RNA sequence: AGAGUUUGAUCAUGGCUCAGAACGAACGUUAGCGGCGCGCUUAACACAUGCAAGUCGUGCGAGAAAGGGCUUCGGCCCCGGUACAGCGGCGCACGGGUGAGUAACACGUAGGUAAUCUACCCCCAGGUGGUGGAUAACCUUCCGAAAGGAGGGCUAAUACAGCAUGAGACCACGAGGCCGAAAGGUCAUGAGGUCAAAGCCGGCCUCUUCAUGAAAGCUGGCGCCAGGGGAUGAGCCUGCGGCCCAUCAGCUAGUUGGUAGGGUAAUGGCCUACCAAGGCGAAGACGGGUAGCUGGUCUGAGAGGAUGAUCAGCCACACUGGAACUGAGACACGGUCCAGACUCCUACGGGAGGCAGCAGUGGGGAAUCUUGCGCAAUGGGCGAAAGCCUGACGCAGCGACGCCGCGUGAGUGAUGAAGGCCCUCGGGUUGUAAAGCUCUGUGGAGGGGGACGAAUAAGUGUUGGCUAAUAUCCAACAUGAUGACGGUACCCCUUUAGCAAGCACCGGCUAACUCUGUGCCAGCAGCCGCGGUAAGACAGAGGGUGCAAACGUUGUUCGGAAUUACUGGGCGUAAAGCGCGUGUAGGCUGCUCGGAAAGUCAGGUGUGAAAGCCCUGGGCUCAACCUAGGAAGUGCACUUGAAACUUCCGAGCUGGAGAUCUGGGAGAGGAAGGCGGAAUUCUCGGUGUAGAGGUGAAAUUCGUAGAUAUCGAGAGGAACACCGGUGGCGAAGGCGGCCUUCUGGACAGCAUCUGACGCUGAGACGCGAAAGCGUGGGGAGCAAACAGGAUUAGAUACCCUGGUAGUCCACGCCGUAAACGAUGGGUGCUAGGUGUCGCGGGCUUUGACCCCUGCGGUGCCGUAGCUAACGCAUUAAGCACCCCGCCUGGGGAGUACGGCCGCAAGGCUAAAACUCAAAGGAAUUGACGGGGGCCCGCACAAGCGGUGGAGCAUGUGGUUCAAUUCGACGCAACGCGCAGAACCUUACCUGGGUUAAAUCCACCGGAACCCUGCAGAGAUGCGGGGGUGCUCGCAAGAGAGCCGGUGAGAAGGUGCUGCAUGGCUGUCGUCAGCUCGUGUCGUGAGAUGUUGGGUUAAGUCCCGCAACGAGCGCAACCCCCGUCCCUAGUUGCACUACCUAGGGAGACUGCCGGGCGAACCCCGGAGGAAGGUGGGGACGACGUCAAGUCCGCAUGGCCCCUACGCCCAGGGCGUCACACACGCUACAAUGGCCGGUACAGCGGGACGCGAGGUCGCGAGACUAAGCCAACCCCCCAAAGCCGGCCUCAGUACGAAUUGGAGGCUGCAACUCGCCUCCAUGAAGUCGGAGUUGCUAGUAACCGCGCGUCAGCACAGUGCGGUGAAUGCGUUCCCGGGCCUUGUACACACCGCCCGUCACACCACGAAAGCCGGUAAGACUCAAACGCGCCGGGCUAACCCGCAAGGGAGGCAGGCGCCCAGAGUCGGAUCGGUGAUUGGGGUGAAGUCGUAACAAGGUAACC
Repeated sequence: AGAGUUUGAUCAUGGCUCAGAACGAACGUUAGCGGCGCGCUUAACACAUGCAAGUCGUGCGAGAAAGGGCUUCGGCCCCGGUACAGCGGCGCACGGGUGAGUAACACGUAGGUAAUCUACCCCCAGGUGGUGGAUAACCUUCCGAAAGGAGGGCUAAUACAGCAUGAGACCACGAGGCCGAAAGGUCAUGAGGUCAAAGCCGGCCUCUUCAUGAAAGCUGGCGCCAGGGGAUGAGCCUGCGGCCCAUCAGCUAGUUGGUAGGGUAAUGGCCUACCAAGGCGAAGACGGGUAGCUGGUCUGAGAGGAUGAUCAGCCACACUGGAACUGAGACACGGUCCAGACUCCUACGGGAGGCAGCAGUGGGGAAUCUUGCGCAAUGGGCGAAAGCCUGACGCAGCGACGCCGCGUGAGUGAUGAAGGCCCUCGGGUUGUAAAGCUCUGUGGAGGGGGACGAAUAAGUGUUGGCUAAUAUCCAACAUGAUGACGGUACCCCUUUAGCAAGCACCGGCUAACUCUGUGCCAGCAGCCGCGGUAAGACAGAGGGUGCAAACGUUGUUCGGAAUUACUGGGCGUAAAGCGCGUGUAGGCUGCUCGGAAAGUCAGGUGUGAAAGCCCUGGGCUCAACCUAGGAAGUGCACUUGAAACUUCCGAGCUGGAGAUCUGGGAGAGGAAGGCGGAAUUCUCGGUGUAGAGGUGAAAUUCGUAGAUAUCGAGAGGAACACCGGUGGCGAAGGCGGCCUUCUGGACAGCAUCUGACGCUGAGACGCGAAAGCGUGGGGAGCAAACAGGAUUAGAUACCCUGGUAGUCCACGCCGUAAACGAUGGGUGCUAGGUGUCGCGGGCUUUGACCCCUGCGGUGCCGUAGCUAACGCAUUAAGCACCCCGCCUGGGGAGUACGGCCGCAAGGCUAAAACUCAAAGGAAUUGACGGGGGCCCGCACAAGCGGUGGAGCAUGUGGUUCAAUUCGACGCAACGCGCAGAACCUUACCUGGGUUAAAUCCACCGGAACCCUGCAGAGAUGCGGGGGUGCUCGCAAGAGAGCCGGUGAGAAGGUGCUGCAUGGCUGUCGUCAGCUCGUGUCGUGAGAUGUUGGGUUAAGUCCCGCAACGAGCGCAACCCCCGUCCCUAGUUGCACUACCUAGGGAGACUGCCGGGCGAACCCCGGAGGAAGGUGGGGACGACGUCAAGUCCGCAUGGCCCCUACGCCCAGGGCGUCACACACGCUACAAUGGCCGGUACAGCGGGACGCGAGGUCGCGAGACUAAGCCAACCCCCCAAAGCCGGCCUCAGUACGAAUUGGAGGCUGCAACUCGCCUCCAUGAAGUCGGAGUUGCUAGUAACCGCGCGUCAGCACAGUGCGGUGAAUGCGUUCCCGGGCCUUGUACACACCGCCCGUCACACCACGAAAGCCGGUAAGACUCAAACGCGCCGGGCUAACCCGCAAGGGAGGCAGGCGCCCAGAGUCGGAUCGGUGAUUGGGGUGAAGUCGUAACAAGGUAACC
């Protein structure tokens, strides 16, 4: 830092996706150790059990039992004034938990409190006198199941209540200083009123009393009371800051303010009464949704975005709702009261409870721990203290949840071992990896040692201070208990390489490749996409890559994303300029001077908690972690200053803007009234007669009741030809005959004036084509709907004939559009050229014109610049500034819901679910077009002959069959592979059989080889006989080679894949094209060259040209034919000729004339055998069709191996109701038949051609010469010509079919050959729609040869003979070339693609309703509490009184107010569900049509 993905390719736009980091995570696989952290994100769901807040006997009264000891048995002592409980004090408002609620002064930050409080603590100063009455506990009686409670009796206090005193405090009043704008504050002060207290513990005896010692007293400590101050904490108020929805736009009755009062620690409408009518809101009130806030955390370069676990600050809450009490502090998590829900107990009468404390349980959930140890440390409560309490806390346990560290060994080791995998079989790889050798010892295991954390406290001692004091007390020093963790960390010894590696990935992005399996299956997938028989993408394996005690996956956040753009984007055509104007708020705003200082800038001060981040040190062996110091904290506030800019105030200016006067011209600008002619239609009349009209062609229609046509008259409505013009006017929509009236704006010129008066413009208001709506008119023409006629497969269309709304007018609505320049408005600046409209100036016989020039408008071209490109370019899409509007992937959708508007139609505003990996822009190359231009071709036309009909032959489809082997399928399969299926061929079928042929190895036998028998359909099986070679060796024998057998191994396959291939071939197409190098242009694909003007058969040549050259094609070079020459010549010929073979000449637009541009070239001509490539052949560019061929051959892969191989016999490839294709023969007289007669060429021949002769009607047979062939043979060519017969008939045409008899080949002609003869004598009388060949020695007609081949030719391929017709021409059909144009096509028009319908699935809307949530209103009832009033019942303290009693005060109780909650009622709003219904989306091969893209076949679109 980027990458993948839209296209055939390109650029840009744009979305989607990936690589990074992070996490309180979860899930999967795996797992050795340790340290430090973290661990219910869900049900603020419900909770069993235990623990989490007590303490003080130095405040007070009372006071055991059990146990122990003693006992004189009465009891006493110890425990013990202990335990439990009570009164009283302090604490329980801290600590701990949670995040429900809360959008708020809740939080953050900065301030204020002159509007306040603060227990315990500290400092200062003062006091602590005296008295009284009760009450728990306890005892006793009673009620209750319990929880609890009632009555009676006794008693204490630091409990309670009076009284005294008042430094002082408070209250009201008086007078004064200071501060303050005021309200008020503060200081000192006069007189009056009000207000206190409690004791406890220790020590001492100097003074007094009793008097060993105590009391008073003194003294020390702890308390108590009233004040002042501090510290800490808290309350309240304010500025500023931080969520979403405007589809929430208006909200508000204690509401806003005032007065008075109440209430509070305190301000305040906090509360009450009265008065006034205010208050808030587009800078977002009110409403809805969501949410604890912050320090921080994660990410990011930053700005920003996201987040608010752990730690820390604040807030809120404690089952839900309400309420107060106590208190310094609460409206109180482990307090109280009431109500509700829930759970539990119950004797049914009543009761009890609140883990969002620590553990733990159930439940929910993808998911989150032990019912542990300890108060040793830190901290907290109480206490004088010892101490007690402390699930705060310190530790341990569980969990790879995270971060950090360590280990699983190190060195050496090549026959590169074995095994695995791959292989082109050579090898490669795993791999120094292992083994082996030499070492080490972290972790683990065993043994031993063993912490830091502990400081202090009581006590004791010393010293000092206080004091009358050696008491106490305080301080310092010394001494002096205490460890949960834990026998843990750490250290030492011993032991053994021994016990310790996985996970994901390997098509691209993205690092890492092969084999096998699978066969659009199974599966993968983050995006693009893989898988349909060779898958680097699935699965397994080998190998590799990455990370590592982890690795992946999922989820979430930020990043990449400049994809919400402040930093840092856009809006002509990609998404995006409001249809246009007027103008409110707001934003912005010319020049000069002076002032102020809000913004701005600079300095200072305060604050910005700690932790965290960053820097520098330090401590754990390192690190994580911990710790000290520093820095930073971009902020806020206060303050001092500066004055350029913005702002504000004041004064001025004229350039922006505007106004006025004198006059001016242009204009379809607007409104109203009037007038005019042409035309259409209709009416009347005249003339006139059979048609008119309409179309591609017709018909509907009109017309003999007189149309159309024509003349005249009239009626009526609408629109204004020519002028007329990328001319004019208007803000836009829009405006067109002429005249008049009223009226808006712009422009030019002259002269003055005002003095920034300006620009834009959210809302708002107005205008706004057509269509449409309402009411009333009008209605000629035109014309939705509708009707009819045509067209068509259909035709609810296009075409035709009619025709109603409407179009017109008035008034009122609607408010949209491709309302477009698809381009908001304003201002300034930035080359020009050329038209045109309006006005002016200069010049000019001063009239115009021309020319020069100024201002305003409107066009075209073009520089710089901009742009993705196209293009824009002083009328900007350039360079800048100001203001407004708008955009953020496609579809869903400009739709639903809601709201507003509308009579309606509908408009404005405007989503989501779901779905896709794109949608879209510009340009490029192709392809295509029922686009255009130019040009070719037997393409059409002109012509000749065929085919399609018949019979037969051959091929194919189909059918049949045991098999009818296989392939070829539009052109470019179908007389094709097959240049020749009776066996063979042969691949197919049936049956029979079998391991045959090549090579190598081992063993056995035998040389080889030859002859032969039996069985069998044959293959084959079983035999018999003959016969030995070479080398060595004395022989026996051995060996090489060959043959046979056996074994092993290996062959073999016309089995599959032509879509794995080579090679070859077809086709476009013998078409004229296809490319490259360099240069140039373009961001690029690409263009240029190759386009253009001519010309050609040709990209053939010439000219021009940012191109210049080149290659493959074209042409030529090669072969044959045509003329001539030369040479040679057998078997040819013999005459210079002809023939054959070889070599050469000739033709090049060379010459002449004309045309053209002196070019190329074309036309004509001469000469010539031949003339403009002379005729023919061979030769086929880049490529296309996944064209054809695995069955010619070759070949990868797959498959079969006693068979899918091989051999054999027989059958089949030859079936036959049909269909098609190529042909043959015909239908006859240009013919048939008979007789006679003439003339070729190419070729072939020894397993051959075969003369001649003989036989046969013939096919042929027999015999046989010659010929290895210019020698001999095939070999008579036929049509033709001459003569004759036939005479138009299914024939003397035609030959199929069939019967019979023969011939030939061959082992063999039954299935299934060819030929001959005799007989038979079918269809067919020239062929529908359609279709084919051919442009000259061609078509047509005629025969001949050859290949294949034993035989078989109507086929194929060659050869010659006879030998035409026609071509105006390029409109049309087909194919092709070049240029251009459009395109939504690019597997490219056999393309693409739209909508209904049908089916499946999905989400959404509507809907009779049904169900639920939320907040509010009205009314009714109303608990507890508080407050007020009453208080006849009850009543210790104080007062009066001797007393009785009374009073004050209090309590119960009652009433009222407020109110949680409950109920009733009608609404609001949100959500769920709903028969049915509506559209939408998605879904390889459904239906109907063909709308769009090429003029898409009716241009398209709004």
Predicted 3D model of a 1502-nucleotide RNA (small-subunit ribosomal RNA) from an uncultured bacterium. Its mean pLDDT, the model's own confidence on a scale to 100, is 85. The sequence is in RNAcentral, with records from ENA and SILVA. It matches the Rfam family "Bacterial small subunit ribosomal RNA". Gene Ontology terms of the family: structural constituent of ribosome and ribosome.